[in-house]
Context: one part of a larger RNA
């Protein structure tokens, strides 16, 4: 890992709700006793419990009672309906009703281990120092070599010492190095030879050395040259058993089927935030509501958002006007003058605001009315689940008018939704799957091939734009508008002219159209600037404006603007790509028309189930209308397993159960039949009771 077996909402009591059954203003026995045909048996037993009356803390009183001085008020209680009479208070009559209790089944809750498995821990009583830590007692062990302290002796030396030298001597947590102890570094080993070793290499090796044997210290305790080390392969509190099924707001798991409905991820509170409680939203039952709830339409409302505005509040630009201030001038003082400075108030113009409003929508909300639409809505009670949400569109806040970002609001989708489209893709677009069909129509989106299905007409694009992107840039190209010039000849090209006062004045070394400053006139003219650019040291020279000529415009030639489609701007890490191939009067873009394809949508045909209504009937049929996606979850109906009672006493060695196989039946869980196997029990009907259903729990046991 696989296969097979086992494996999780149980039981008791109490409460509550619903169903069923008995009796009913009552219901019911408990312990216990008796009887018998001894079993789902019968009889007794009324103690007690619940109900029939409440109020009060209670004594107590009682349709009232408590509070209170109160016959007041108030609290909690006292049943409702119909008829008659009466102005009414109220009175009379009548019926229904006023309903509980016991048992049982099921749902849920509480108390218990309480659906199952799972801690780390806590407490108690014991067992351990044969490992190891330290201590005690009594023993053992340490090859060999080196170094050469004190002391002593001798010699020298001294007044005597000190001191020096030579010997002797043999000290030391001394040195080198085996045994022994240790474990530095490296390698190997790492399902090992070994739950700590092996190989090489290291450290200590007369000492705080090492070691045998015996003994001592015990769990919040010991021991510790101290590492939280060690205390039997276990130590930030040993091990064993017990409390004990500790507790686990946490994780995992929780077993057959079909039918109906179907959520939430929010609010408030919470030592609360991944948990709860109440409400919200779901479901079931009962009842009420039929102009009842929703929707649509109409009418009537209040509002201060969007927008707008600047009258208010505040912000803010320029100008005017003008207090005040500054500066300058002037001044003995007082007074004063000027102002390209600052500036209140006021005026004009332009402008801004979530916490501004002289104004002011659309929606939304409320009310009323209507009905061709939908089927809800409310109350009471039983049962829940939900409290991590996510994306998208729009309105906002935070952030950077960042985020697949965070936080609100209003819709939608996913969650809990399959199908078609979007190449692929929970959330986007279309559309909500009861089942079947080798039938039809459509949606979104598509119709050259992959790939189901299309053509036509008119334009645009040349960039493979289409098939990412901005500011900005450009005689790209199409359409349009305005305007200048032009057969009295434009534009372009070519030929010719482009002059005179004058070298304008100033400046300057020079300044002669052309460094710079000022002025920018006049004349002759067809026309010609006191000069457009190049050029010179300055002139010169070339050229332009302007003029004439040549040429001769389907109208031509310029300028500006608007719109359509393109161009540049355009750089990323493995190999490119529009999904691919491929596409250019398109298979791209725009406009119009047209047909078709395309889904689990709609329709058709057949079938199943559910709800409502009608109808006839007893548990069903017929007809009509509507419905059947679904997680958590609520409700309903069933299948199967084991055992028990009962019926049948059917079946069975002429072969039970179980096993294997098969093309049968049922909407499903499942159920038959036949054959083979097997070799002794056992099916079915009606009821009852549960150790009642397993692909998952790093489940558990066995096998392989």
């Nucleotide at each position: 890992a696989c296969c097979g077996g086992c494996g999780a909402g149980u039981u008791a009591c109490u409460g509550u709700g619903u169903g069923u059954a008995g009796c009913a203003a009552g219901g019911u026995u408990a312990a216990c006793c008796c009887c018998u045909u001894u079993a789902c048996g019968g009889g007794g037993g009324g103690a007690g419990c619940c109900g029939u009356a409440g109020c009060g803390a209670a004594a107590g009183c009682g349709a009232g009672u408590c509070u209170g001085a109160a016959u007041a008020g108030g609290g909690c209680g006292c049943a409702u309906c119909c008829c008659g009479a009466g102005u009414a208070a109220u009175c009379g009559g009548g019926g229904u009703c006023c309903a509980g209790u016991u048992a049982u089944a099921c749902g849920c809750a509480g108390u218990a281990g309480a659906c199952c498995c799972g801690a780390a821990a806590c407490u108690g009583a014991g067992u351990g120092a044969u490992c190891u830590a330290c201590c005690c007692a009594c023993g053992g062990c340490c090859a060999g070599g080196a170094u050469g302290a004190a002391g002593c002796c001798c010699a020298g030396g001294u007044a005597a010492a000190a001191c020096u030298g030579g010997g002797u001597g043999g000290a030391g947590g001394u040195c080198c190095g085996a045994a022994c102890c240790u474990g530095u570094c490296a390698g190997u080993g790492u399902u090992g030879a070994a739950a700590a070793a092996c190989u090489g290499u290291g450290g200590g090796a007369u000492g705080a050395g090492u070691u045998a044997u015996g003994g001592g210290u015990a769990g919040g305790g010991g021991u510790g040259a101290a590492a939280g080390g060690c205390c039997a392969a276990u130590c930030a509190a040993a091990c064993u058993c017990a409390g004990a099924a500790a507790u686990a707001g946490c994780u995992g798991g929780u077993u057959c089927u079909c039918c109906u409905c179907g959520a939430a991820a929010u609010a408030g509170c919470u030592u609360u935030a991944g948990g709860g409680c109440u409400a919200g939203c779901c479901u079931c039952a009962u009842a009420a509501u039929a102009g009842u709830u929703g929707a649509a339409u109409a009418u009537a409302g209040g509002g201060g958002u969007a927008g707008a505005g600047u009258g208010c509040u505040g912000a803010a630009u320029g100008g005017g006007c003008u207090a005040g201030g500054g500066a300058u001038c002037a001044u003995a003082c007082c007074a004063g003058a000027u102002u390209a400075c600052c500036a209140a108030a006021c005026c004009c113009a332009a402008c801004c605001a979530a916490a501004c409003u002289c104004c002011g929508a659309a929606u939304a909300c409320u009310a009323u009315a209507u009905u061709u639409c939908a089927a809800g809505u409310u109350a009471u009670g039983g049962g829940a689940g939900u409290c991590a949400g996510c994306c998208u569109a729009c309105g906002g806040g935070g952030g950077a008018u960042a985020a697949g970002c965070c936080c609100c609001g209003u819709g939608g989708a996913c969650a809990a939704a399959a199908g078609g489209g979007g190449a692929a893709c929970a959330c986007c677009c279309c559309a909500g799957a009861c089942c079947a069909c080798c039938a039809g129509c459509u949606a979104a989106g598509g119709u050259c091939c992959c790939u189901a299905a299309u053509g036509c007409a008119g334009g645009c694009u040349a960039a493979g734009u289409g098939g990412c992107a901005a500011a900005g840039g450009a005689u790209g190209u199409g359409a349009g508008u305005u305007u200048a010039c032009a057969u009295a000849g434009a534009c372009a090209a070519c030929c010719a002219g482009g002059a005179u006062g004058u070298u304008g004045g100033c400046u300057c070394a020079g300044a002669g159209g052309c460094a710079g400053c000022c002025a920018u006139c006049a004349u002759u003219u067809a026309a010609a600037g006191a000069g457009u650019g190049c050029g010179u040291a300055a002139c010169a020279g070339c050229u332009c404006a302007c003029u004439g000529g040549u040429c001769g415009a389907u109208u031509g030639c310029g300028a500006a603007c608007u719109c359509g489609c393109g161009c540049c701007g355009a750089u990323a890490a493995u190999g490119a790509u529009c999904g691919g191939g491929g596409c250019u009067c398109a298979a791209g873009c725009c406009u119009g028309c047209u047909a078709c394809c395309g889904a689990a949508g709609c329709u058709g045909u057949g079938g199943u189930c559910c709800g409502c209504c009608a109808u006839g009937a007893u548990u069903c049929g017929u007809g009509g209308c509507g419905g059947a996606g679904g997680u958590a979850g609520a409700g309903g109906a069933g299948c199967g397993u084991u055992c028990u009672g009962u019926c049948c006493c059917a079946c069975u060695g002429u072969g039970a159960a179980g096993g294997c196989a098969g093309a049968c039946c049922g909407u499903a869980a499942g159920g038959a039949c036949u054959g083979c196997u097997g070799g002794a029990g056992a099916a079915g009907g009606c009821a009852g009771a549960a150790g009642u259903g397993a692909u998952u729990a790093u489940g558990u046991c066995g096998g392989u």